[in-house]
RNA sequence: CAAGGUAGGCUAGAUGAUCGCGGGCACUUGUGUGCACGAGGAAAGUCCGGGCUCCAUAGGACAUGACGCCGGGUAACGCCCGGGAGCGGUAACGCUACAGAGAGCGCCACAGAAAAUAUACCGCCGGUAACGGUAAGGGUGAAAUGGUGGGGUAAGAGCCCACCGCAAGGCUGGUAACAGUCUUGGCAGGGCAAGCCUCGUCAGGAGCAAGACCAAGCAGCAGGUAGGGCUGUCCGUCCAUUGCCUGCGGGUAGGUUGCUUGACCACCAUGGUAACAUGGUGGCUAGAUAGAUGAUCAUCGUAGACAGAACCCGGCUUAUUGCCUGCCUUGAUUU
Numbered sequence: 001c002a003a004g005g006u007a008g009g010c011u012a013g014a015u016g017a018u019c020g021c022g023g024g025c026a027c028u029u030g031u032g033u034g035c036a037c038g039a040g041g042a043a044a045g046u047c048c049g050g051g052c053u054c055c056a057u058a059g060g061a062c063a064u065g066a067c068g069c070c071g072g073g074u075a076a077c078g079c080c081c082g083g084g085a086g087c088g089g090u091a092a093c094g095c096u097a098c099a100g101a102g103a104g105c106g107c108c109a110c111a112g113a114a115a116a117u118a119u120a121c122c123g124c125c126g127g128u129a130a131c132g133g134u135a136a137g138g139g140u141g142a143a144a145u146g147g148u149g150g151g152g153u154a155a156g157a158g159c160c161c162a163c164c165g166c167a168a169g170g171c172u173g174g175u176a177a178c179a180g181u182c183u184u185g186g187c188a189g190g191g192c193a194a195g196c197c198u199c200g201u202c203a204g205g206a207g208c209a210a211g212a213c214c215a216a217g218c219a220g221c222a223g224g225u226a227g228g229g230c231u232g233u234c235c236g237u238c239c240a241u242u243g244c245c246u247g248c249g250g251g252u253a254g255g256u257u258g259c260u261u262g263a264c265c266a267c268c269a270u271g272g273u274a275a276c277a278u279g280g281u282g283g284c285u286a287g288a289u290a291g292a293u294g295a296u297c298a299u300c301g302u303a304g305a306c307a308g309a310a311c312c313c314g315g316c317u318u319a320u321u322g323c324c325u326g327c328c329u330u331g332a333u334u335u
Stems, first nucleotide, its partner, number of pairs: 001331010013300007021038002024035004040306001044317002047315005052207004059235004064203005069083005084098001085096004099198002104196002106192003121138002123134004146164006165187001166185008211257004220248006227239004264283008
């Protein structure tokens, strides 16, 4: 200098002036003045997990669904961190729906002789022939009787041997997943469980339009039923003559609250590889409800995308502009 990898940060405005919008606080009562503040890194998707509220006085089983290597973190998780195994990459690093295929069922099109109740198409060997032996060579295929080499054989084959692989066991290291090493055994059809299934763990339901309070207003009638609630079913339990279901009809849809002090944010110290935890100091930064932040001028500037809170938070996923910083890998050149 070039090409990559990884972690983090900012993000179309900033400063000043004039006018305009939202709630808050203070002064004031003037359709007023002043002060500070006022949409995001994803606010998006509504996909997970919770806080909170009600069912409700609380439970068990089945069904259903989710997760799935090991160890940690967290309020919790399908999230995050670290490690292991496998795969990709020269590497830094990245990815993984990563328990079980002698518990059972199922699938593997076409091609091929044959894809499991395995066979022998070509070939090789024996034989006059009929036929017998073979699975080393060829062919088909994503996948074909463990692989390579040697011996042996009529020709071959774990038939035998060495190494690799596989299985079982021992020892060592590690919390563990696993890794290394040694011994024994010729040991044999594979793949798919993001097919059904088996095993282990977890999960009540509904949701801020939850719920609570206040004001105002009305009008109930008819029929059915002995049960109704616990929001899939059963058990169990609670409340009962209240109630529940269906049809017709009437009134209200207003206000307050929930509603922003939080598993919150920033910095420092300690512990930890890290996620994070503990402690200290400082801070208060939207709460709208037909739904608020816009316009003009001047200077600077990286001259710009995706894009607007609606109870709150931790994640994941998706969309995307321009810039900044740290660490690491590879290559070239110079010293």
Model confidence (mean pLDDT): 78 of 100. The RNA shown here (Bacterial RNase P class A) has 335 nucleotides and comes from Spirochaetales bacterium Spiro_03. Rfam family: Bacterial RNase P class A. By type it is a ribozyme. About the family: Ribonuclease P (RNase P) is a ubiquitous endoribonuclease, found in archaea, bacteria and eukarya as well as chloroplasts and mitochondria. It was read from a public genome assembly, where an Rfam model found it.